[in-house]
RNA sequence: GGGGGAUUAGCUCAAUCGGUAGAGUGCGUCGUUAGCAACGACGAGGCACCGGGAUCGAAACCCGGAUUCUCCA
Numbered sequence: 001g002g003g004g005g006a007u008u009a010g011c012u013c014a015a016u017c018g019g020u021a022g023a024g025u026g027c028g029u030c031g032u033u034a035g036c037a038a039c040g041a042c043g044a045g046g047c048a049c050c051g052g053g054a055u056c057g058a059a060a061c062c063c064g065g066a067u068u069c070u071c072c073a
Stems, first nucleotide, its partner, number of pairs: 001072007010025004019056001027043005049065005
């Protein structure tokens, strides 16, 4: 220098063809216990890496950029 992948909740990751975002874990409260752990119930938590574009509508499509992983030279 060139090719490819990844970026979504604190962390690890989902989301059939574009229809308005979820799980596990962690966190908070409550229940159960003499207490702790475990278990159960409920709850909080996300400008979707950044900037533009097309669309009635974007996490998803198009363009540019950033970070990171990997391959080739």